[in-house]
c-di-GMP-I riboswitch aptamer from a Chloroflexota bacterium, 77 nucleotides, folded computationally.
């Protein structure tokens, strides 16, 4: 230095819920909030779940459901 790993430290994000706005809807954005998170940073590639119109394995939502990919702060065992 790098990989793996996750003690400590410095920080970070923000479940549910509430308010406002957008969307047919799942849901998204902003503010509050703070259950939790070592990638709770990013990606819709494969599944699961959900939504819409329907009856196509169509279009969409979801990364804080799982798997996978990319990048990354710190440095004890």
């Nucleotide at each position: 230095u790098c990989c793996a790993c996750g003690a400590a430290a410095a920080g970070g994000c923000a479940c549910a819920c509430c308010c406002g706005c957008c969307g047919u809807g799942a849901g998204g954005c902003g503010g509050g909030g703070c259950c939790g998170c070592a990638a709770a940073g990013c990606c819709a590639c494969g599944g699961a779940a959900c939504u819409c119109c329907a009856g196509g394995c169509g279009a969409g939502u979801c990364a804080g459901c799982c798997g996978g990919g990319c990048u990354a702060c710190c440095g004890a065992a």